[in-house]
Bacterial RNase P class A from uncultured Nocardioides sp., 378 nucleotides, folded computationally. Its mean pLDDT, the model's own confidence on a scale to 100, is 78. RNAcentral holds the sequence, with entries from MGnify. The model forms 93% of the base pairs in the Rfam consensus. The organism belongs to Nocardioides, within Bacteria. Its Rfam family is "Bacterial RNase P class A". Rfam classes the family as a ribozyme.
């Protein structure tokens, strides 16, 4: 100086204040009575996160649905494990990047087809002469008695060596070879397929042979292969269960219907009108509601995610939706001041955000601390 993981995310007294729950009280209703409901007030107990978030994947659970099996839609995509499952995690392999720890990569297929390749540049894919080079004609010039060299400008070839545009120009050095060039060719390197042999579960590595000599890229364009998906979501869903008006049936007043006291029975008790059906499975309350694929510890197994087994440990469940506030003292940061260099004192700050059916990732937001392993340098 880097670069991985992991862990806290303020502490502690006081006083007011919220919300679930229990315990005492109890304004005031209701009822012919026994009794019953209860707003409020007192006091215990407990009371958000690492992210509760975004709601983007993947379960649970709860209703509809459903022979089987396809079709559309949609997701995944190197190999091997892990897990209830995943787009998670773990280990590897490929490819890139860094001296290195380590990091990154939407990592099936571009000879099954179809399209696409901005700008620039002559040409963008069975390619392309814009500068260059190299022949040929033909024009005018110079040198020479002449034959002819020489440079120049024009035309018509040829050439992918070189230069130039670009992410990207159809391997690379080297000979040989040509008018110049050229994998047309040869020799060695690189890739590419095929065959073999060798490691390894596997992705893949590693060696040898032969072969035309070379084949651009994009699939988060459409497509093609492989695999995997029914919907819908707690306002899911399930129980009790009404009041008023008005209707329709039954049983009852001593042969007493119903109803309080209570966990149950016995028993006291109060009793004349009560039950039951439509209205209405509506209103509305209650359950789903927190104990889970759970958290910590210890051992075994395993490289590791993670998995056995064995101990502990439990304290939000609102639903106009609680979890706040002030104050001192400590922690910790800036600044400014004093100093006996030990410190001290003042003033200011200490985030990002809040549960809402429960889990398991990912992503994002976060003041300020801690601990560890490893890397290069001195």
């Nucleotide at each position: 100086g880097g670069u991985u993981g992991g862990c806290c995310g303020g502490g502690c007294g006081a006083c007011c204040g919220c919300g679930u729950g229990g315990g005492c009280u109890g304004a005031g209703g209701g009822g012919a009575g026994a009794c019953c409901c209860g707003a409020g007030g007192c006091u215990c107990c407990c009371g958000a996160g690492g992210a509760a978030g975004g709601u983007c994947c993947g379960g649970g659970c709860u209703c509809c649905a459903c022979a089987g099996a396809g079709c559309a839609g949609g997701g995944c995509g190197g190999u091997g494990g892990g897990u209830a499952a995943c787009a998670c995690c773990c280990a590897c392999c490929c490819g890139g990047g860094g001296c290195a720890a380590c990091c990154c990569g939407c990592g099936g297929g571009a000879c099954a087809g179809u399209g696409c390749c901005a700008c620039a540049g002559a040409g963008a894919a069975c390619a392309g002469a814009c500068c260059g080079c190299c022949g040929c004609u033909c024009c005018g010039g110079u040198c020479u008695c002449a034959c002819g060299a020489c440079a120049g400008g024009a035309g018509c070839g040829g050439u992918a060596a070189g230069g130039g545009u670009g992410a990207a120009a159809c391997g690379g050095u080297g000979g040989a070879g040509u008018a110049a060039g050229a994998g047309a060719c040869c020799a060695c390197c690189a890739g590419c397929a095929c065959g073999c042999c060798g490691g390894g579960u596997g992705a893949c590595c590693g060696g040898c042979g032969u072969g035309g000599c070379u084949c651009g890229g994009c699939a988060a364009a459409c497509c093609c292969c492989g695999c995997c998906c029914g919907g819908a979501g707690c306002a899911a869903g399930a129980u009790c269960a009404g009041a008023c008006a008005g209707g329709g049936c039954a049983c009852g007043u001593u042969c007493g219907a119903g109803g309080g006291c209570u966990g149950c029975u016995c028993g006291c008790c109060c009793g004349a009108g009560u039950g039951u059906c439509c209205g209405g499975g509506u209103a509305g309350a209650u359950c789903g509601c927190u104990g889970g694929a759970g958290g910590c510890u210890g051992u075994c197994g395993g490289c590791a995610a993670c998995g056995g087994c064995a101990g502990u440990c439990g304290u939000a469940g609102a639903u106009g939706g609680a979890u706040g506030g002030u104050c001192g003292c400590c922690c910790u940061u800036g600044c400014u001041c004093c100093u006996u260099c030990g410190g001290g004192a003042g003033c200011a700050g200490g985030a990002c955000a809040g549960a809402a059916c429960c889990c398991g990732g990912c992503c994002u937001a976060c003041a300020g601390g801690c601990c560890a392993g490893c890397c290069c340098g001195u």